This is a predicted structure of a 350-nucleotide part of an RNA (small-subunit ribosomal RNA, central domain) from a metagenome.
It matches the Rfam family "Bacterial small subunit ribosomal RNA". Gene Ontology terms of the family: structural constituent of ribosome and ribosome.
Context: one part of a larger RNA
RNA sequence: CUGGGCAUAAAGGGUGCGUAGGCGGCCUGGCCAGUCAUGUGUGAAAGCCUCCGGCUCAACCGGAGAACUGCACAUGAUACUACCAGGCUCGAGGACCGCAGGGGUGAGGGGAACUCCAGGUGUAGCGGUGAUAUGCGUAGAUAUCUGGGGGAAGGCCGGAGGCGAAGGCGCCUCACUGGGCGGUUCCUGACGCUGAGGCACGAAAGCUGGGGGAGCAAACAGGAUUAGAUACCCUGGUAGUCCCAGCCGUAAACGAUGGGCACAAGGUGGAGGGGGCAGCGACGCCAUCUCUGCCGAAGGAAACCUGAUCAGUGCCCCGCCUGGGGAGUAAGGUCGCAAGGCUGAAACUC
Numbered sequence: 001c002u003g004g005g006c007a008u009a010a011a012g013g014g015u016g017c018g019u020a021g022g023c024g025g026c027c028u029g030g031c032c033a034g035u036c037a038u039g040u041g042u043g044a045a046a047g048c049c050u051c052c053g054g055c056u057c058a059a060c061c062g063g064a065g066a067a068c069u070g071c072a073c074a075u076g077a078u079a080c081u082a083c084c085a086g087g088c089u090c091g092a093g094g095a096c097c098g099c100a101g102g103g104g105u106g107a108g109g110g111g112a113a114c115u116c117c118a119g120g121u122g123u124a125g126c127g128g129u130g131a132u133a134u135g136c137g138u139a140g141a142u143a144u145c146u147g148g149g150g151g152a153a154g155g156c157c158g159g160a161g162g163c164g165a166a167g168g169c170g171c172c173u174c175a176c177u178g179g180g181c182g183g184u185u186c187c188u189g190a191c192g193c194u195g196a197g198g199c200a201c202g203a204a205a206g207c208u209g210g211g212g213g214a215g216c217a218a219a220c221a222g223g224a225u226u227a228g229a230u231a232c233c234c235u236g237g238u239a240g241u242c243c244c245a246g247c248c249g250u251a252a253a254c255g256a257u258g259g260g261c262a263c264a265a266g267g268u269g270g271a272g273g274g275g276g277c278a279g280c281g282a283c284g285c286c287a288u289c290u291c292u293g294c295c296g297a298a299g300g301a302a303a304c305c306u307g308a309u310c311a312g313u314g315c316c317c318c319g320c321c322u323g324g325g326g327a328g329u330a331a332g333g334u335c336g337c338a339a340g341g342c343u344g345a346a347a348c349u350c
Stems, first nucleotide, its partner, number of pairs: 003322004008303001012318001014201004021194003025088006033081002035077008049065006091191001092188003095184005103177007114150008125136002162169002206247006215241002220236004258317006266295008275286003299306002323350003332343004
């Protein structure tokens, strides 16, 4: 390389949009490029292979054949693919009527708790721990009441529940806005799937400038513990955590499971929708579409397990793996203010 693989053994890109490319529904006609058949020419010799022969055998050598899986041309076939023309509606999209939702952005509002400030009551302690101590307090703390300021987070509901492509999203109201699902089967008529590059989004921490700072809290200081204690516990406490603008682009970014389509037993929950059955009807029963769990047939799997939300049976497209260490290192390139990111070896060694 081929092949075989990627939940846990090495291996799914963090996620989406989309360029090139690859792949692509049903029917009819055309064409004959791919494809297939036959023929002709060519495919040097040597070698490989088969048969025969020569050195006493073999290696070696000689002869004959086959092969050279290719290419070109001619004639023919037209199922499939491509192409051209026409048509279709089930894929895809749209229209209309509804539905659920912490989906996103901005603005406004409210309550609990906390903390600070001022004042009232009040007095000898409070706090903290396994026990202490550092710390706070007679300059009146803790506790309690009243008033005021401030920042952050949203208790119960809350769920194995909902929404989002992922990251993620949870007080209330309004405005703007994305997506999904159901129903009707009215419109377009394959408009589709995937997606190298590319572009966008992307938790936390971190960075730049400006603001903010209640609580918490890396670093740091002190008190304990201990043989020591650069920790675990305690008292403090700065970045940070919050907001605006701009970077960074990582993660156990996890379902450790790429996306799409089709097909292949059931049982039992949850969420959203419409429908059928009783003359109507709460409720119930029945079937159905979408999402989300659990258990399991067949099958798969090394096993654990998985099992219509597949890790089953198939097809299409992308990404990735190829023994461990060295190493996600070095170098180069590129991006970044930096931290560093992306790409990514080898010697050597087992």